[in-house]
Molecule: SAM riboswitch aptamer (S box leader)
Organism: marine eukaryotic metagenome
RNA sequence: UUAUCAAGAAAGGUUGAGGGAUUAGACCCGUUGAUGCCUUAGCAACCCUCUAACCUAAUUAGAGUAGGUGCUAAAUUCUACUAUUUAUGUUUCAUAAUUAGAUAGAUAA
Repeated sequence: UUAUCAAGAAAGGUUGAGGGAUUAGACCCGUUGAUGCCUUAGCAACCCUCUAACCUAAUUAGAGUAGGUGCUAAAUUCUACUAUUUAUGUUUCAUAAUUAGAUAGAUAA
C1' cells in the first nucleotide's frame, strides 16, 4: 500500500488471578482455573498446488491441503467521530434506536 474482518474450528499438561489490543463507559469470561507457555487435534483458504474458461497474460470459477502464516468465547463483544432516517420530550436542542462511512485495531500478501 492492497484485500478481508456477523461463517468456521478444543482437548491435555503446566502456571495461578486476572482477562476480553489501547483510553472511557457498558457488557461478558474467570479458583467448576483467567492469562502465558508447551503438546496434540482441528478450522479456514491469504500465500500455495491442480483443473476449466481464455491464443498468451491478466482475470474468473471449481477442487485440494503437503508446505508458509493465521485462527479455534461473545460481530474486531458493543459504544465513542461524521452523516442519514425514525421515535419521544417543549421550537432551538436533548435522549434512544436504524443505516452508511471514518478513525483505531487484527490477519495476509